A computed fold for a 77-nucleotide RNA from a Campylobacterota bacterium, annotated as transfer RNA.
Rfam family: tRNA. Its family is annotated with triplet codon-amino acid adaptor activity in the Gene Ontology. By type it is a transfer RNA.
The source organism's lineage runs through Bacteria, Pseudomonadati and Campylobacterota.

[in-house]
RNA sequence: GGGUCGUUAGCUCAGCUGGUUAGAGCUCCCGGCUCAUAACCGGGCGGUCGCUGGUUCGAGUCCAGCACGACCCACCA
Numbered sequence: 001g002g003g004u005c006g007u008u009a010g011c012u013c014a015g016c017u018g019g020u021u022a023g024a025g026c027u028c029c030c031g032g033c034u035c036a037u038a039a040c041c042g043g044g045c046g047g048u049c050g051c052u053g054g055u056u057c058g059a060g061u062c063c064a065g066c067a068c069g070a071c072c073c074a075c076c077a
Stems, first nucleotide, its partner, number of pairs: 001073007010026004019057001028044005050066005
């Protein structure tokens, strides 16, 4: 330098053919249960969907550029 894949909640990840209000588990917080702790049960908080533009009536989803990460190839040595 070229290519492929990825980026969504504090963490791990879903999200279909573009369409209703963006979700799950774990963590955390509150409560229940218990002599108590864990486990278990109920509830709650938490998001500019990597960034900037574009397309569209409508974008997490499509397109372009950029950033970061993983892998492969090439080059240099």